[in-house]
Context: one part of a larger RNA
RNA sequence: GGGUGAAUGCUGGCGGCGUGGAUAAGUCAUGCAAGUCAAGGGGGCUCGCAAGGGCAACCGGCAGACGAGGUAGUAACGCGUAGGUACGUCCCCCGAAGUCGGGCAUAGCCCUCCGAAAGGAGGGGUAAUUCCCGAUAGUCCCGCGAGGGUAAAGGUUUUUCGCUUCGGGAGCGGCCUGCGUAAUAUCAGCUAGUUGGUAGGGUAACGGCCUACCAAGGCUACGACGUUUAGGGGAGCUGAGAGGCUGACCCCCACCGAUGGGACUGCGACACGGCCCAUACUCCUACGGGAGGCUGCAGACGAGAAUAUUCCGCAAUGGGCGAAAGCCUGACGGAGCGACGCCGCGUGAUGGAUGACGUGCUUCGGUAUGUAAACAUCUUUUAUCGGGGACGAAGUUUAUUGACGGUACCCGAUGAAUAAGGGGCUCCUAACUCUGUGCCAGCAGGAGCGGUAAUACAGAGGCCCCAAGCAUUACCC
Numbered sequence: 001g002g003g004u005g006a007a008u009g010c011u012g013g014c015g016g017c018g019u020g021g022a023u024a025a026g027u028c029a030u031g032c033a034a035g036u037c038a039a040g041g042g043g044g045c046u047c048g049c050a051a052g053g054g055c056a057a058c059c060g061g062c063a064g065a066c067g068a069g070g071u072a073g074u075a076a077c078g079c080g081u082a083g084g085u086a087c088g089u090c091c092c093c094c095g096a097a098g099u100c101g102g103g104c105a106u107a108g109c110c111c112u113c114c115g116a117a118a119g120g121a122g123g124g125g126u127a128a129u130u131c132c133c134g135a136u137a138g139u140c141c142c143g144c145g146a147g148g149g150u151a152a153a154g155g156u157u158u159u160u161c162g163c164u165u166c167g168g169g170a171g172c173g174g175c176c177u178g179c180g181u182a183a184u185a186u187c188a189g190c191u192a193g194u195u196g197g198u199a200g201g202g203u204a205a206c207g208g209c210c211u212a213c214c215a216a217g218g219c220u221a222c223g224a225c226g227u228u229u230a231g232g233g234g235a236g237c238u239g240a241g242a243g244g245c246u247g248a249c250c251c252c253c254a255c256c257g258a259u260g261g262g263a264c265u266g267c268g269a270c271a272c273g274g275c276c277c278a279u280a281c282u283c284c285u286a287c288g289g290g291a292g293g294c295u296g297c298a299g300a301c302g303a304g305a306a307u308a309u310u311c312c313g314c315a316a317u318g319g320g321c322g323a324a325a326g327c328c329u330g331a332c333g334g335a336g337c338g339a340c341g342c343c344g345c346g347u348g349a350u351g352g353a354u355g356a357c358g359u360g361c362u363u364c365g366g367u368a369u370g371u372a373a374a375c376a377u378c379u380u381u382u383a384u385c386g387g388g389g390a391c392g393a394a395g396u397u398u399a400u401u402g403a404c405g406g407u408a409c410c411c412g413a414u415g416a417a418u419a420a421g422g423g424g425c426u427c428c429u430a431a432c433u434c435u436g437u438g439c440c441a442g443c444a445g446g447a448g449c450g451g452u453a454a455u456a457c458a459g460a461g462g463c464c465c466c467a468a469g470c471a472u473u474a475c476c477c
Stems, first nucleotide, its partner, number of pairs: 001477004006473005013345006019338002026301003030298003035062003040059002044055004069256003078181008087173003092169008100134004109124006140149003154161002182228003189219003194216008231253004235246004258279005281292004309335001311334003317331001318329004348378004358369004384413005392404001421466005426447003432461005442449002
């Protein structure tokens, strides 16, 4: 000198764009953050004379593995990069073929009962794109072959939406490998599923992934093992570069979801707002038993130097479901708060000397503040008021649809009107005098000032540097 997710002190006019819980991955009141489909199914309630609508519980389907958050753990194939293949793939695209026959249940519903509640039990009866059985079977699977085996679901009626099998694609994912990836030797030896083999199990798939048996191996001063610290990268800051430091916001990857463990469903999870168990904590209870998980958006307490609204809207972009209309969406789009940062603008312009008053200094002559003010003329950015008023909006061509927002912007009106501070002035280092104080009170980044004329303390006048900021502290180059 530059930088920061900063904080603190003094000060503070406006706008745009960013940015804002770094500490306690501490605990959380309240609301919302993931639903949707009635064109899969039967029934219920309701409006209606009917036709036909509306509501939502239940079964069923798809979605809840995305999106959103956090960085606790992890020194690791976690990440980065370059490769590999023993693999999988809902939805989407392309191609080929098929979609036949039957059956058993069970929610909802009705009846009865238990419980304070959360909830639950028994009986009866019912549907389906739920479940099961059979048929058919090739380009599918097993097998050298002969041969054997495996599927389907219907709906709307109007274009069609689906279902099953096989092959291919796209994108995505699993797994493996080379290289790179913090500190420490005041950690020197570590290892029994350990290293390899055979056989089997398991998986979508290779593999000690797991099991049995066999062998005795494997790693290590090129730092094993241990310990400490830490999410990694794109990038950011600085620097002429080499390098050093950092990993906020945004993007990619990984991991986590009160703590520990487990599986279920499913194309995909060992699943933040799913399930089960254990633990701690909180809450309800009729004491028998139950409920919960903000590291989602707001918000609260706590701790802290310190970090925002319990806001508006689905109008746009994107996502889920749906044939569609549409519904949902604290993703997102916006607004609010904070000078936290960057950028822009303003706090007026021109003239104005007898150089007013005041104030400071003075050698008492004067000199400084100072064209500064007053005063005159002008302007109106900004502020205020009034009028007009968007783009963002696309769909299928018409029509309709805007949270922001009566905002931005445009026009007009009034009037200098609404708007300047902070730090410093011994040297480093730009900027000096007076008064007070008297090694006191105090200053201070370093050197150092202060003990009676202190340009170094305190006040004042003047000056210097920045400016809606200016200083200080902390940290990095």
Small-subunit ribosomal RNA, 5' domain from a Planctomycetota bacterium, 477 nucleotides, folded computationally. Model confidence (mean pLDDT): 88 of 100. Taxonomically the source falls in Planctomycetota (Bacteria, Pseudomonadati).